Source information
The RNA shown here (SAM riboswitch aptamer (S box leader)) has 102 nucleotides.
RNA sequence: GAUUCAUCAAGAGAGGUGGAGGGAAUGGGCCCGAUGAAACCCGGCAACCGGCAGAUGCCAAGGUGCCAACUCCCCCAAAGGAAAUCCUUUGGAAGAUGAGGA
Repeated sequence: GAUUCAUCAAGAGAGGUGGAGGGAAUGGGCCCGAUGAAACCCGGCAACCGGCAGAUGCCAAGGUGCCAACUCCCCCAAAGGAAAUCCUUUGGAAGAUGAGGA
């Protein structure tokens, strides 16, 4: 990197350093940001693996992950609504995370 499976409506600081950017990537939209972005440290959450009881729940000391907005929205199809370039739902695609197999 490709592949299989599962999940993606919940959860997570008014701390320190830091200084202008950030929301994965290209473009657009819409947002967040000097009442302080990214990053690092500390802290926290608990999705998967894991541990304990084993319905369901608990733990966070281990391996990943995560801590604005549905996966922030955008694409394709179907159904429904509307006068309408619009809206809603479902499925798919794409993406993210984990676990597995070659």